[in-house]
Context: one part of a larger RNA
Molecule: large-subunit ribosomal RNA, domain VI
Organism: Clostridia bacterium
RNA sequence: CGAAGGAUUUUUGAAGGGAGCUGUCCUUAGUACGAGAGGACCGGGAUGGACGAACCUCCGGUGAAUCGGUUGUCACGCCAGUGGCACAGCCGAGAAGCUGAGUUCGGAACGGAUAAACGCUGAAAGCAUCUAAGCGUGAAGCCGGCCCUAAGAUAAGAAAUCCCAUUGUUUAACAAGUAAGACCCCUUGAGGACUACGAGGUUGAUAGGUUGUCGGUGUAAGCGUCGCGAGGCGUUCAGCUUGACAAUACUAAUCGGUCGAGGG
Numbered sequence: 001c002g003a004a005g006g007a008u009u010u011u012u013g014a015a016g017g018g019a020g021c022u023g024u025c026c027u028u029a030g031u032a033c034g035a036g037a038g039g040a041c042c043g044g045g046a047u048g049g050a051c052g053a054a055c056c057u058c059c060g061g062u063g064a065a066u067c068g069g070u071u072g073u074c075a076c077g078c079c080a081g082u083g084g085c086a087c088a089g090c091c092g093a094g095a096a097g098c099u100g101a102g103u104u105c106g107g108a109a110c111g112g113a114u115a116a117a118c119g120c121u122g123a124a125a126g127c128a129u130c131u132a133a134g135c136g137u138g139a140a141g142c143c144g145g146c147c148c149u150a151a152g153a154u155a156a157g158a159a160a161u162c163c164c165a166u167u168g169u170u171u172a173a174c175a176a177g178u179a180a181g182a183c184c185c186c187u188u189g190a191g192g193a194c195u196a197c198g199a200g201g202u203u204g205a206u207a208g209g210u211u212g213u214c215g216g217u218g219u220a221a222g223c224g225u226c227g228c229g230a231g232g233c234g235u236u237c238a239g240c241u242u243g244a245c246a247a248u249a250c251u252a253a254u255c256g257g258u259c260g261a262g263g264g
Base pairs, nucleotide, nucleotide: 001152005163006162007161008160009159010158011157015149016148017147018146021049022048023047024046025045026044027043033038051106052105053104054103055102059100060099061098062097066093067092068091069090070089071086072085073084074083075082076081110144111143112142117137118136119135120134164263166176167175168174181259182258183257184256185201186200187199188198189197206252207251208250209248210247211246212245213244215241216240217239222235223234224233225232226231
């Protein structure tokens, strides 16, 4: 820009893409078959491998400043308590998120038309013949079925709902101000390079803060007490806590602006 008014939401599916793999065991059954040795088809069930998708409950990894321990040194006047630097100083753990080696799921079933092949009926050709007319069975393959995209599918589809018939004029699918609606702007997101997309903008829980809870670390400081002391114990499962969850308008989403139909 188009889709013969302007919008919001929900969709149909032409077409395209993805997937398509396979082992072993049990059973049928030591049956059919076979002198025996051996040993099935068909059917039913279980469990794997590789591959793929999703997810983080579990098992782990990471987790650059969440907690603790600790060495050297410097600083806060000293003690105590803290902070800086030393690869994140080193070490032990570790929430969320992201992850795989973790977890869950998938290939299918089923339907249609067929290939090779196997048939039925059956002439040409009194017989025979699956074929000439006609009718079947039949594959991991083909077309569907499963998953994803999808009306620029210009053949531009469908449904529901909302908005209405203003003003000017050079009378033209002109212009202006509006409606429904949208955008700018702002708060932002397990969305994201940007954009887009999603949630919100006071008639508000969108982000931050605060409070509480979960999770993490592992029992803070101060004081008391025991010990000559390093330290121990009590207060104390304490204290401190990073993208988790919930509540709460304390802070910031203020005020505003722009676009947007009149239906050949």